This is a predicted structure of a 277-nucleotide part of an RNA (large-subunit ribosomal RNA, domain VI) from a Pseudomonadota bacterium. The full RNA is in RNAcentral, with records from ENA. It matches the Rfam family "Bacterial large subunit ribosomal RNA". Its mean pLDDT, the model's own confidence on a scale to 100, is 83.
Context: one part of a larger RNA
RNA sequence: CGUUGGAUAUUUGAGGGAGGCUGACCCUAGUACGAGAGGACUGGGUUGGAGAGACCCCUGGUGUGCCAGUUGUGGGUAAACCUGCAGUGCUGGGUAGCUAUGUCUCUUAGCGAUAACCGCUGAAAGCAUCUAAGCGGGAAGCGCGUCCCAAGAUAAGAUAUCCUCUUGCGCCUUUUGGCGCAAGGUUGGGUUCGUGGAAGACUACCACGUUGAUAGGCGGCAGGUGUACAGACAGUAAUGUCUUUAGCCAAGCCGUACUAAUAAACCUAAAAAGUAG
Numbered sequence: 001c002g003u004u005g006g007a008u009a010u011u012u013g014a015g016g017g018a019g020g021c022u023g024a025c026c027c028u029a030g031u032a033c034g035a036g037a038g039g040a041c042u043g044g045g046u047u048g049g050a051g052a053g054a055c056c057c058c059u060g061g062u063g064u065g066c067c068a069g070u071u072g073u074g075g076g077u078a079a080a081c082c083u084g085c086a087g088u089g090c091u092g093g094g095u096a097g098c099u100a101u102g103u104c105u106c107u108u109a110g111c112g113a114u115a116a117c118c119g120c121u122g123a124a125a126g127c128a129u130c131u132a133a134g135c136g137g138g139a140a141g142c143g144c145g146u147c148c149c150a151a152g153a154u155a156a157g158a159u160a161u162c163c164u165c166u167u168g169c170g171c172c173u174u175u176u177g178g179c180g181c182a183a184g185g186u187u188g189g190g191u192u193c194g195u196g197g198a199a200g201a202c203u204a205c206c207a208c209g210u211u212g213a214u215a216g217g218c219g220g221c222a223g224g225u226g227u228a229c230a231g232a233c234a235g236u237a238a239u240g241u242c243u244u245u246a247g248c249c250a251a252g253c254c255g256u257a258c259u260a261a262u263a264a265a266c267c268u269a270a271a272a273a274g275u276a277g
Base pairs, nucleotide, nucleotide: 001152005163006162007161008160009159010158011157015149016148017147018146021049022048023047024046025045026044027043033038050107051106052105053104054103055102059100060099061098062097066093067092068091069090070089071086072085073084074083075082076081110144111143112142117137118136119135120134164185165184166183167182168181169180170179171178172177186270187269188268189267190266191265192264193209194208195207196206197205214260215259216258217256218255219254220253221252223249224248225247230243231242232241233240234239
């Protein structure tokens, strides 16, 4: 821009794409078959490999703004305590998120038309013949079925819902009027703007904007670390014990308007349907 008024939401599916792999074991059955050795078809079940997708409950990894221990050195008032630097100084753990080696699911049952091939009936050709008329069976393949995208599918689809009044001027008019232009307000929708996001390079997308839990803060909880500082006691001391499952705590969950989403501006449409275009 188009889809022939505009808008919001939900959809149909023309068409396109993805997927389609395979082993072993058990039962049928040591059966059929076979002198024996050996050893099935078929049907049913179990469990893998490889590949793919999703996810983070479990097992782990990471986790440089979490907790603890600790070395050297510098600083804060000597000690205590805190802190800078040394690859996050090093070391032991670790929330959320992200992850695989972890977990779950899928890799196809069914339907239709078929290939090679196997048949029924059956003439030409009194026989025979699956074929000439006619009718069946038959594949990991083909068309569906499963999943994803999808109305620019220009044949541009469908459904639901929402959206105008006043004043002035001009023209037409038989009229209650009709048409056009301008201004103002109202309503529907959208944008800017702001708070943000398991969305993201930007954009876009999504949530929210006081009729509010969108982010921060605060409170509680979960979870992590592992028993803080200070004091008391024991010990010459290092240190240990008690107060203390303490103290501290990121991204998680629930709650709470304390802070910030204020205010405002802009865009767009508003009755079109009949004829014509």